[in-house]
RNA sequence: UGCUCAUCGAGAGGGACUGAGGGAACGGCCCUGUGAAGUCCCGGCAACCGCCACGAACCUCCUGCAACACACCAGUGACGCAGUCGUGGAGACGGUGCUAAUUCCGGCCCGCGGCGAAGUACGGCGCGGGGCAGAUGAGGA
Repeated sequence: UGCUCAUCGAGAGGGACUGAGGGAACGGCCCUGUGAAGUCCCGGCAACCGCCACGAACCUCCUGCAACACACCAGUGACGCAGUCGUGGAGACGGUGCUAAUUCCGGCCCGCGGCGAAGUACGGCGCGGGGCAGAUGAGGA
């Protein structure tokens, strides 16, 4: 950098330096000299992987470990456990991550509702579903 899968209405901030932007982009709407972004220090949270327990699946093969047996000590065979999924739990000095606002909201498509001198149409509004984009994790390239 691009690919696959899962999740995204929960949670959690102080200080120092510095000094004008930030919320991915666009539109909106917000935050910000009562100090943005950034760097450093100290905290905090608990989403994913990992860990523990239980349950389910698998239990042909394969991979890892392996009681035990044999052994010429090179090894050979092998009871069994794990692998996948779900539920619950603990910790935060296991690996990432996060610490304003639902991913802050929206756009594209569909459905429903009510409104409008519009009347199966159209417009904008609200709600719901899907999609796009993005973020994080895990896996693999």

Model confidence (mean pLDDT): 82 of 100. Predicted 3D model of a 141-nucleotide RNA (SAM riboswitch aptamer (S box leader)) from Nocardioides speluncae. The model forms 94% of the base pairs in the Rfam consensus. Its Rfam family is "SAM riboswitch aptamer (S box leader)". Rfam describes the family as follows. The SAM riboswitch is found upstream of a number of genes which code for proteins involved in methionine or cysteine biosynthesis in Gram-positive bacteria. Gene Ontology term of the family: regulation of gene expression. Taxonomically the source falls in Nocardioides (Bacteria, Actinomycetota, Actinomycetes, Nocardioidaceae).